Bacterial RNase P class A from a Gaiellaceae bacterium, 364 nucleotides, folded computationally.
The prediction has a mean pLDDT of 77.
The RNAcentral record of the sequence draws on ENA.
Of the family's consensus pairs, 97% are formed in the model.
Rfam family: Bacterial RNase P class A. The family's RNA type in Rfam is ribozyme.
The gene name in the source record is rnpB.

């Protein structure tokens, strides 16, 4: 110098004018308006996926049923969350990716092809018995014998068995290679190698690494379903409050327990609750942002993080503010915008800096 990978971090800048929302101050008696001052989107403010905070429902007990998660240690309020490490796939490497319990508890599935998809299966092929040889072809070869002849092998044909080595199918065919065996086979028998059981080291622990063992057992749980963990419902339109205005009517369900806490039960509770027409109002204030925040420095810990000690105040609306013109510079500007907070994850994004690593090349 180019390729890769990983991890952080900017997100047009300055500057004049005019407008919006919010706080403070200040003026006008006052509603209200007017002035100055100061603050005013994001890294994802999004999807709303998961997880809590908060808040009402009756502080919400038992079972059932349903749902979420699932290798290990650690973090964290928790998490489908985060870091370290196992282990398996992929890469040449850095590194990336995995719902990653259990399939010798039951059920069930394994399309299509294929003979057979699970305690299976004989399709072709490969052998051992029986039987037969008309044709192809009274074929070839051994034996017997002087020779016709006779047997018996190789072939062909049919029966009845054996074999999972081999070929053919599929995503997957009952462990793999390699030798011994056998009529041909075959874990049948060795030997390695993977599974499994043990038992021993190492490790906090998934697990790793060695000895023995008897030989082998398909795949799918993101299919029921078994095993451990955990889970009350409803969501700021939650929910208090102030201040105004109205009219009632019908119709169903309740002490034989309505409504309701939880889909069911069961247990509590104890009086009104529902729909359906009409009729009022659609105004203020609180919840509203100081927080499991943020920045900075030490220390701890491989890391997540975790303590401490300075700093710092950072939108808060309610028809919903962050905009527009100009000028100048540059690399000509992507995705996108708060709505009760926060902690995550996943999605979208022009360009751009940095820092660490891996192979190659090339120079001292």
């Nucleotide at each position: 110098g180019a390729c890769g990978c990983a991890g952080g971090c900017c997100g047009g800048g300055u500057g004049a004018c005019c407008g919006c929302g919010g706080g403070c101050c200040g003026g006008c008696g006052g509603g209200g308006c007017c002035g100055g001052c100061u603050c005013g989107a994001g890294g994802a403010a999004a999807g709303u996926c998961c997880g809590g905070a908060c808040a009402c429902c009756g502080c919400a007990g038992g079972g059932c049923a349903g749902g979420a998660c699932g290798c290990u240690g650690g973090g964290g309020a928790a998490a489908c969350c985060c870091c370290a490490g196992g282990c398996g796939g992929c890469g040449a490497a850095a590194g990336c990716c995995g719902a990653c319990g259990g399939a010798a508890a039951g059920u069930g599935g394994c399309a299509c092809a294929g003979a057979a998809a699970g305690g299976a299966g004989a399709c072709c092929g490969c052998c051992a018995c029986c039987g037969g040889c008309g044709a192809c072809a009274c074929g070839u070869c051994u034996c017997u014998c002087u020779c016709c002849g006779g047997a018996g092998a190789c072939g062909c044909c049919g029966g009845c068995g054996g074999u999972a080595a081999g070929g053919g199918u599929g995503a997957a065919a009952c462990g793999g290679u390699g030798g011994g065996g056998u009529a041909a086979g075959a874990g049948c028998c060795c030997a390695c190698c993977a599974g499994c059981g043990u038992c021993g080291u190492g490790g906090u622990g998934a697990c790793a690494c060695g000895g023995c063992g008897g030989c082998u057992c398909g795949c799918c749980a993101a299919a029921c379903c078994c095993c451990g963990u955990c889970c009350g419902g409803u969501g700021c339109a939650a929910g208090g409050u102030g201040a105004a205005g109205c009219a009632g009517g019908c119709c169903c369900c309740g002490a034989u327990g309505a409504c309701g806490c939880u889909g069911c039960c069961c247990g509590c509770c104890g009086a009104g609750g529902g729909g359906c027409c009409g009729g009022g109002u659609a105004c203020g204030c609180c919840g509203c942002u100081c927080g499991a925040a943020c920045c900075g420095c030490c220390g701890g810990g491989c890391a997540a993080c975790c303590g401490g000690c300075g700093g710092c105040c950072u939108a808060g609306a309610g028809a919903g503010a962050u905009g527009g013109u100009c000028a100048c510079c540059c690399u000509c500007g992507a995705c996108a915008g708060a709505a009760u907070c926060c902690g995550g994850c996943u999605u979208a994004c022009a360009g751009g800096c940095c820092u660490g690593c891996u192979a190659c090349g090339g120079a001292a």